[in-house]
Context: one part of a larger RNA
RNA sequence: CUGGGCGUAAAGGGCGUGUAGGCGGGGCGGCAAGUCAGGUGUGAAAUCCCGGGGCUUAACUCCGGAGCUGCAUCUGAAACUGCUGUUCUUGAGUGCUGGAGAGGAAAGUGGAAUUCCCAGUGUAGCGGUGAAAUGCGUAGAGAUUGGGAGGAACACCAGUGGCGAAGGCGGCUUUCUGGACAGUAACUGACGCUGAGGCGCGAAAGCGUGGGGAGCAAACAGGAUUAGAUACCCUGGUAGUCCACGCCGUAAACGAUGGAUACUAGGUGUAGGAGGUAUCGACCCCUUCUGUGCCGGAGUUAACACAAUAAGUAUCCCGCCUGGGGAGUACGGCCGCAAGGCUGAAACUC
Numbered sequence: 001c002u003g004g005g006c007g008u009a010a011a012g013g014g015c016g017u018g019u020a021g022g023c024g025g026g027g028c029g030g031c032a033a034g035u036c037a038g039g040u041g042u043g044a045a046a047u048c049c050c051g052g053g054g055c056u057u058a059a060c061u062c063c064g065g066a067g068c069u070g071c072a073u074c075u076g077a078a079a080c081u082g083c084u085g086u087u088c089u090u091g092a093g094u095g096c097u098g099g100a101g102a103g104g105a106a107a108g109u110g111g112a113a114u115u116c117c118c119a120g121u122g123u124a125g126c127g128g129u130g131a132a133a134u135g136c137g138u139a140g141a142g143a144u145u146g147g148g149a150g151g152a153a154c155a156c157c158a159g160u161g162g163c164g165a166a167g168g169c170g171g172c173u174u175u176c177u178g179g180a181c182a183g184u185a186a187c188u189g190a191c192g193c194u195g196a197g198g199c200g201c202g203a204a205a206g207c208g209u210g211g212g213g214a215g216c217a218a219a220c221a222g223g224a225u226u227a228g229a230u231a232c233c234c235u236g237g238u239a240g241u242c243c244a245c246g247c248c249g250u251a252a253a254c255g256a257u258g259g260a261u262a263c264u265a266g267g268u269g270u271a272g273g274a275g276g277u278a279u280c281g282a283c284c285c286c287u288u289c290u291g292u293g294c295c296g297g298a299g300u301u302a303a304c305a306c307a308a309u310a311a312g313u314a315u316c317c318c319g320c321c322u323g324g325g326g327a328g329u330a331c332g333g334c335c336g337c338a339a340g341g342c343u344g345a346a347a348c349u350c
Stems, first nucleotide, its partner, number of pairs: 003322004007304002012318001014201004021194003025088007033081002035077008049065006091191001092188003095184004103177007110154001115149007125136002162169002206247006215241002220236004258317006266295011299306002323350003332343004
């Protein structure tokens, strides 16, 4: 050292892709590295253990035995692991036939609404609040009608509905494009799983350059409230929010639950598909696959709860935890334009 854990107590990497590595389906044959058996050599003495002896005893010491769990070599075994040859199809992939989808990128386009501008009608208020005031309005506002401009977001449909690895994705049309699912069983024949590093993606805010700017709105200004009010409320309002390109790389990036595979009662809803039954036909009903919810048994759990979408029963691989504070700080390194990010202590203290 061989430990126990990670939904909520400390602990699942934000997500993918994949390198090394670890692990890996069925049959037959071969080899014999691991493995197992036997033999030989070696494993000094002392020490340790057992039996006996000597100092009055013990420690100590002497004699004998066992042991020294190891290494090398020879011979043998072939179940398992490994290597190798051959073969198989159920894992994995391809083909073919289908239907579903806010999956992604680009271009175009539509209507409602807000704001602003112009014109008409029209007159004294409008707006706002708990109540007000700041604010707007006789230089004609608000209201209403017509016309125009511009930006942003897409009501209803809309659904614990759908799609995506996650972040996330919602008007309509076109083009390009990724994935999943069902059916079929033609093809390949273990080609698989995981994945330290690496690489890529990654909400919002923020940053750089250039556009754009309707509404909203950090900062800011004013009005209120209040003991005060650097707030909550109100009137304004700039970055920003939008677009292009480039950075940043974080989050309660949450299912606070890593991925894969297999197995383990049921009931009920919903989305996509297939088969059957039924029918004039559409429905209905039954079976089955995939997804998404609810309830619930065994089992698990400290409890709450989870319960075939497991937190059950097992195997494989990765990440992470190891009392609180100090501290996600300091120092160093790497990254970044910066903001900062990643890695990440100790003294001390309870």
A computed fold for a 350-nucleotide part of an RNA from an uncultured bacterium, annotated as small-subunit ribosomal RNA, central domain. The full RNA is in RNAcentral, with records from ENA, Greengenes and SILVA.